[in-house]
């Protein structure tokens, strides 16, 4: 310099905050306030976890029977990683990003 489908969705999980909802504290009570150093109901959420469908690429086989189509099956690897910044209520293995590095 190169970049294999670095493929696309959904679902969880690793994680991560605190809008809501619900706990707790204060408070006669109501209302409010405060508390994420509250499990989580719910929310966010992985290129370099997991799963599942889908397309798609080669390739092998089968079927249509000459005309490119159809169907099966298989393969589609690897991946250290800051600083900073964004976004939402916030925050993150979320986006800038398989970037800058770095080997």
């Nucleotide at each position: 310099a190169c970049a294999u489908u670095g493929g696309u969705u959904u679902u969880c999980u690793a994680g991560g905050g605190u809008u809501c909802c619900g706990c707790a504290a204060u408070g006669c009570a109501a209302a409010a306030u405060u508390g994420g150093u509250c499990u989580u109901g719910a929310c966010c959420g992985a290129g370099a976890g997991a799963a599942a469908a889908c397309a798609c690429a080669u390739a092998a086989c089968a079927g249509u029977c000459u005309g490119g189509c159809u169907g099966u099956u298989a393969u589609g690897a690897c991946a250290c990683g800051g600083u900073g910044g964004g976004a939402u209520a916030a925050a993150a293995g979320c986006c800038c990003a398989g970037g800058a590095g770095u080997u």
Guanidine-I riboswitch aptamer from Bacillus atrophaeus, 103 nucleotides, folded computationally.
RNAcentral holds the sequence, with entries from Ribocentre.
The prediction has a mean pLDDT of 79.
Rfam family: Guanidine-I riboswitch aptamer. The literature on the family includes a 2004 paper in Proc Natl Acad Sci U S A by Barrick et al., "New RNA motifs suggest an expanded scope for riboswitches in bacterial genetic control". Rfam describes the family as follows. This family represents a conserved RNA structure found upstream of the ykkC and yxkD genes in Bacillus subtilis and related genes in other bacteria. The function of this family is unclear although it has been suggested that it may function to switch on efflux pumps and detoxification systems in response to harmful environmental molecules.